This is a predicted structure of a 535-nucleotide part of an RNA (large-subunit ribosomal RNA, domain I) from an uncultured Verrucomicrobiota bacterium.

Context: one part of a larger RNA
RNA sequence: GGCACAUGAUGGAUGCCUUGGCGUUGAUAGGCGAUAACGGACGCGACAAGCUGCGAUAAGCCAUGGAUAGCGGCAAAUACGCUUUAACACAUGGAUCUCCUAUGGGGUAACCCGAGGGCUCAGCCCUCAUCCUGCCUUUUACAGGCAGUGAAGCGACACUCGGUGAAGUGAAACAUCUCAGUAACCGAAGGAAAAGAAAGCGAAAGCGAUCCUGUGUGUAGCGGCGAGCGAAAGCAGGACAGCCCAAACCGGCGUUAAACCCGGGGUUGUAGGACCAGGCAUAAGCGAUGUGAUCAGGUUGGUUCAAAAGGCUGGAAAGCCUUCCGAUACCGGGUGAAAGGCCCUUAAACCGACUCGGCCCACAUUGCGCCUGGCUCCUGAGUAACGCGACAUAAGUGAAACUUCGCGUGAAUCAGCGCGGACCACCGCGUAAGGCUAAAUACUCAUCAACGACCGAUAGUGAACAAGUACCGCGAGGGAAAGGUGAAAAGAACCGCUACAAGCGGAGUGAAAUAGAUCCUGAAAUCAUGUGUCU
Numbered sequence: 001g002g003c004a005c006a007u008g009a010u011g012g013a014u015g016c017c018u019u020g021g022c023g024u025u026g027a028u029a030g031g032c033g034a035u036a037a038c039g040g041a042c043g044c045g046a047c048a049a050g051c052u053g054c055g056a057u058a059a060g061c062c063a064u065g066g067a068u069a070g071c072g073g074c075a076a077a078u079a080c081g082c083u084u085u086a087a088c089a090c091a092u093g094g095a096u097c098u099c100c101u102a103u104g105g106g107g108u109a110a111c112c113c114g115a116g117g118g119c120u121c122a123g124c125c126c127u128c129a130u131c132c133u134g135c136c137u138u139u140u141a142c143a144g145g146c147a148g149u150g151a152a153g154c155g156a157c158a159c160u161c162g163g164u165g166a167a168g169u170g171a172a173a174c175a176u177c178u179c180a181g182u183a184a185c186c187g188a189a190g191g192a193a194a195a196g197a198a199a200g201c202g203a204a205a206g207c208g209a210u211c212c213u214g215u216g217u218g219u220a221g222c223g224g225c226g227a228g229c230g231a232a233a234g235c236a237g238g239a240c241a242g243c244c245c246a247a248a249c250c251g252g253c254g255u256u257a258a259a260c261c262c263g264g265g266g267u268u269g270u271a272g273g274a275c276c277a278g279g280c281a282u283a284a285g286c287g288a289u290g291u292g293a294u295c296a297g298g299u300u301g302g303u304u305c306a307a308a309a310g311g312c313u314g315g316a317a318a319g320c321c322u323u324c325c326g327a328u329a330c331c332g333g334g335u336g337a338a339a340g341g342c343c344c345u346u347a348a349a350c351c352g353a354c355u356c357g358g359c360c361c362a363c364a365u366u367g368c369g370c371c372u373g374g375c376u377c378c379u380g381a382g383u384a385a386c387g388c389g390a391c392a393u394a395a396g397u398g399a400a401a402c403u404u405c406g407c408g409u410g411a412a413u414c415a416g417c418g419c420g421g422a423c424c425a426c427c428g429c430g431u432a433a434g435g436c437u438a439a440a441u442a443c444u445c446a447u448c449a450a451c452g453a454c455c456g457a458u459a460g461u462g463a464a465c466a467a468g469u470a471c472c473g474c475g476a477g478g479g480a481a482a483g484g485u486g487a488a489a490a491g492a493a494c495c496g497c498u499a500c501a502a503g504c505g506g507a508g509u510g511a512a513a514u515a516g517a518u519c520c521u522g523a524a525a526u527c528a529u530g531u532g533u534c535u
Base pairs, nucleotide, nucleotide: 001534002533003532004531005530006529007528008527009526015520016484017483020455021454022452023451024450025449026448027447028446029444030443031154032153039100040099041098042055043054044053046078050074051073061094062093063092064091065090070082071081072080104113105112106111114128115127116126117125118124119123130151131150132148133147134146135145136144137143159190160188161187162186163185164184170177174224200207201206211238212237213236214235215234221229222228242436243435244434245380249264250263251262252261269414271379272378273377274376275374276373277372278371279370280369285368286367287366288365289364290363291362292361297356298355301351302350303349304348308323309322310321311320312319324341325340326330332344333343334342385409386408387407388406389405390404416431417430418429419428420427471478472477491519494506495505496504497503
């Protein structure tokens, strides 16, 4: 020096565990904000760095309700306190709530500097941004005054609608095309949004608002007819709900005359309405909204809650043995190993403060008739349509209708007008140029409950721990590592070596200390010591 074995050291794999994650289901909720939000800064503790909580009333103040003997958060120590005159903790409601965000002005956020008013012994309190809407005044201005629980900002990288709108890619290159009206950005809103009561569908003598699902169907079609794109009717289901204006006419206000405005009237396509004439019904009923009362129910919190003993092993019994019991409760968790009957729960039943609140009831407001005949009047105009240019329709200009938009031209008025895929005829369908509308549908930051052939610390969230922390970066931004003593600290009194160390050896605790805090198990690489053997 090699090899082998043994004992240790180092190291932290593996096994076991779970405080944390991930996913799904069902309910709930779907907002917060000038009555100052979200988010922060700085403070508040006897001692107090971090987290949590709170705000100069500062780990807290008040009230109510239940519950209860302990309590002063994580956090174990010391000191000092609170508490059956009900503390602490839980729930609900209230008070306080510095400074910034942010609004008196400024500003390098958490700072600086004002003005007006009120009041005190002392010093405090209130108001003062902009925009919008309505009203008022005047010297009619883009001014001034008054009023408004008007708005802004945040939020879930979600869902919805609208505006703007790519490229990588595919076409085996690439330009029309595709990716895709996607991503991204902007705006607006709601718990859903959007759409919606036919100027529809489209071929059947039919259907009858919208939305969603399945099918129709990868069909009909579109397409450098390439790559690719890709319907609709119908059928079967889910859910179902229909309404209101404008106008004609009448009345009011107003005017020289008008117009505007207000009330009545009226609201549709087998046309309807107004007006005129004639006739029939009639005040009760029904519907909607609001308020009140009442009581189911919901939320939060809480209450009651069955049934086992002995022996054996063991440090410990829930294990094993013997004999029993409950069960509308054998879900689950804990307890010194594996518990239906030890503890908390669980099934079931119940309580009440505050708040929300369906049906019924009462009151108020409001809406809702029919038929026949007839001249006239009304029935949404820079609209429809057409030309040019685009868009969207599955559809790329095509034979290209229909829809929407830009520019230009520019109707008719029910004997009207639009549509049925160029266009024409016939035959049908509808009634544009005003508006509202629940449900079925989409989503999940969050709350509650439950579940998982989901993970188990290099996994599962980036984060089981002081985690969006430490750290890096001027900044936008990037972004970790890090869990486990023991049943219980019983966390090793005392002694010895040593430097009043570290560490170790005794002693002691414990079932175990090779469980000793770098603490469960403790693999490998690697190192040391010892023994054997080879050279």

The full RNA is in RNAcentral, with records from ENA and SILVA. The coordinates come from a structure-prediction model, not an experiment, and the mean pLDDT is 84. Its Rfam family is "Bacterial large subunit ribosomal RNA". Its family is annotated with ribosome and structural constituent of ribosome in the Gene Ontology.